[in-house]
Context: one part of a larger RNA
Molecule: small-subunit ribosomal RNA, central domain
Organism: uncultured bacterium
RNA sequence: CUGGGCGUAAAGGGCGCGUAGGCCGCGCGGUAUGUCGGGUGUGAAAUCUCCGGGCCCAACCCGGAAAGUGCGCCCGAAACUGCCGCGCUCGAGUGCGGGAGGGGAGAUCGGAAUGCAGGGUGUAGCGGUGAAAUGCGUUGAUAUCCUGCAGAACACCGGUGGCGAAGGCGGAUCUCUGGAACGCAACUGACGCUGAGGCGCGAAAGUCGGGGGAGCAAACAGGAUUAGAUACCCUGGUAGUCCCGACCUUAAACGGUGCACACUUGGGGUGGGGGGAUUUCACCCCCCCGUCCCGGAGCUAACGCGUUAAGUGUGCCGCCUGGGGAGUACGGCCGCAAGGUUAAAACUC
Repeated sequence: CUGGGCGUAAAGGGCGCGUAGGCCGCGCGGUAUGUCGGGUGUGAAAUCUCCGGGCCCAACCCGGAAAGUGCGCCCGAAACUGCCGCGCUCGAGUGCGGGAGGGGAGAUCGGAAUGCAGGGUGUAGCGGUGAAAUGCGUUGAUAUCCUGCAGAACACCGGUGGCGAAGGCGGAUCUCUGGAACGCAACUGACGCUGAGGCGCGAAAGUCGGGGGAGCAAACAGGAUUAGAUACCCUGGUAGUCCCGACCUUAAACGGUGCACACUUGGGGUGGGGGGAUUUCACCCCCCCGUCCCGGAGCUAACGCGUUAAGUGUGCCGCCUGGGGAGUACGGCCGCAAGGUUAAAACUC
C1' cells in the first nucleotide's frame, strides 16, 4: 500500500466561505507527459528456478541456462490521460419580468397581561396546599374603579405552513440589506464540483465593562413533607434572564443520515411560481421548485429507507477499527476565568 464500514451496533466535521490538492462537459486540429509495442544497452558475484556434473546418498559444492517483474537510449502507435490551439452550449453564471417569505440589521409605534405608585369605593380577611404553615392584611390588604410609571414577551391569525447554510427567526410601520423559486432565452462560454490547512458564523449557560430590572428564577432563607429531606410542594429571593460593547465556541449543534451531480414504478396532501381552459374569478388539468404522508422494485441484521433513498453510480472531504482506563493525563495551541481543542499509555476484562 491493499480491506470493510459510518440513520439506531464504533464512526458525518455544528454550519458556511474558500487556499493548496484531488476530480471535471461536447467537437476539431496539434503535441507526445503518462500509456502501449519493437529494438538495444545495462540490471556484479553469491542466492532462488531449471539442466548437467563431483563427494557412496543428502546437505554441500562445480559448470551452464533462465530469471532479475527495473532503468537508460533509439524507433514506432495516438484510442484514453496530460499539455497547446480553435470552436460549441446542455454544466455554471449574468441580464430582464412579475410574485412569495417569522431571512438579517437599525429606528419608531401599539394593545393585552403583570408588577409598582397615587386616588376613590369597601371591610376582615387574603394567599397557598393533598392538608397546612411560613408570608401578606385594621399604618386598611384581597376584591373593584380611575390615573400614572416600568420592564419583558407578543394571544387570536398559526398550519401537518413559511424563511435561513447551520445556530435560529413570529405584534405593527418605515429605512438599509442577503438568498431562493418561477417565467423569458438576450449575454458570457466550462468560468465547474469538493475542499486538508485557514477565515467567518455559531442555542443556552457562563465571563468582563456599562446600563436596565416588571415577571420568572440557580444560589440562599424560611414553611411543610419525611426516619432523615442539603429534594420533590409552599412563601420569599440574588446572580441571571433584557439592552450596548467585548469574550467564551460548547450541545441529543439531530433527519442521530457530509456536499455535488446523474439515473431508477407509483398514489395522496400542502406552500410558491408559471401555462391551459373559463367572458372573468374560483374549482379543474399540465409544468417547475419546496415540504409532508403512504408505498413498488431495490437496499437493510432487523427496525425501517424508498425520485427529499438508507436504491443504482461518479467525484471530493470528514470519521470508525473491542469494553473500561478516558474524551482523561502529559505537552502544544486558544481563553480573563470557567474551560475548550488536539490526544495517549500503564493496568484490566